Small-subunit ribosomal RNA, central domain, 349 nucleotides, folded computationally.
[in-house]
Context: one part of a larger RNA
RNA sequence: UUGGGUUUAAAGGGUGCGUAGGCGGCUUAUUAAGUCAGGGGUGAAAGACGGUAGCUCAACUAUCGCAGUGCCCUUGAUACUGAUGAGCUUGAAUGUACUUGAAGUAGGCGGAAUGUGACAAGUAGCGGUGAAAUGCAUAGAUAUGUCACAGAACACCGAUUGCGAAGGCAGCUUACUAAAGUAUGAUUGACGCUGAGGCACGAAAGCGUGGGGAUCAAACAGGAUUAGAUACCCUGGUAGUCCACGCCCUAAACGAUGAACACUCGAUGUUGGCGCCUAUACGGGGUCAGCGUCUAAGCGAAAGCGUUAAGUGUUCCACCUGGGGAGUACGCCCGCAAGGGUGAAACUC
Numbered sequence: 001u002u003g004g005g006u007u008u009a010a011a012g013g014g015u016g017c018g019u020a021g022g023c024g025g026c027u028u029a030u031u032a033a034g035u036c037a038g039g040g041g042u043g044a045a046a047g048a049c050g051g052u053a054g055c056u057c058a059a060c061u062a063u064c065g066c067a068g069u070g071c072c073c074u075u076g077a078u079a080c081u082g083a084u085g086a087g088c089u090u091g092a093a094u095g096u097a098c099u100u101g102a103a104g105u106a107g108g109c110g111g112a113a114u115g116u117g118a119c120a121a122g123u124a125g126c127g128g129u130g131a132a133a134u135g136c137a138u139a140g141a142u143a144u145g146u147c148a149c150a151g152a153a154c155a156c157c158g159a160u161u162g163c164g165a166a167g168g169c170a171g172c173u174u175a176c177u178a179a180a181g182u183a184u185g186a187u188u189g190a191c192g193c194u195g196a197g198g199c200a201c202g203a204a205a206g207c208g209u210g211g212g213g214a215u216c217a218a219a220c221a222g223g224a225u226u227a228g229a230u231a232c233c234c235u236g237g238u239a240g241u242c243c244a245c246g247c248c249c250u251a252a253a254c255g256a257u258g259a260a261c262a263c264u265c266g267a268u269g270u271u272g273g274c275g276c277c278u279a280u281a282c283g284g285g286g287u288c289a290g291c292g293u294c295u296a297a298g299c300g301a302a303a304g305c306g307u308u309a310a311g312u313g314u315u316c317c318a319c320c321u322g323g324g325g326a327g328u329a330c331g332c333c334c335g336c337a338a339g340g341g342u343g344a345a346a347c348u349c
Stems, first nucleotide, its partner, number of pairs: 004320003007303002012317001014201004021194003025088007033081002035077008049065006091191001092188003095184006103177007110154001114150007125136002162169002206247006216240001220236004258316006266294009276284002278281001298305002322349003331342004
């Protein structure tokens, strides 16, 4: 390479937008580039293959023939692909009406809890644990009440719920912004799918500058435990946790399952819409779009998956090829740094 694969054995990019490229709905006309057929030219010799001949045979040699993927020219064919023209509405998008949600950004507001301070009242313990001790407390603590301040997070509702491309998103409210669904079938008329590079977003931790600092808490200190205890437990406690701006760009970034489209039995629950029916109810039945559970066929090594496929097919991208060495070294790119991206080999089993 051919081929085979990627939930769990190696392997789906963290996610989206999108460039080039690849692929692409229905009808019709023209063309004839791809495609197919006929003819011609070329396709050196030697070699290969077949026949015949010459060395006694063979190897070897000679001669004749055949073959020769391909390329060029020409004459035709026109189903498919392409190109050009015309049209269509189912794909796609737009409009209109309605609906939905913890979708995003910015501002305002709220109560509970925690901590601190002040005051009141009050007395000897509090706290903590398996048990203790460190710690706090007669300089009046803990517990209780009132007031004030601060920062952070939003109990109940709450759910196998919902929204978002993913990361993620939850008190209430206002403004701005985006999206999805349903109904309609009004508008455009293939405008589509995927997407190497590229660009944007991307939890937590971490970094820079400036704020903030209630709680919790790496590091650190002390007390315990223990043979030891650089831990688990306890008392403290600094970065950090929070905000603004700028970086970092990684995760078991997981559904360990790329995106899109089509097709393939059913049952049941639930979320958001929209019709229909009647005996108008806490009803029945239908249809879209989601989120779950169970399952037929089928698939699978099995576990399991099963219209939200891991089934049956098509298109495009990414990735895999024994374990270790190693996501290391070197080089390059990015970064303030930490480090990230790309990414081997020797050797060894």
The coordinates come from a structure-prediction model, not an experiment, and the mean pLDDT is 87.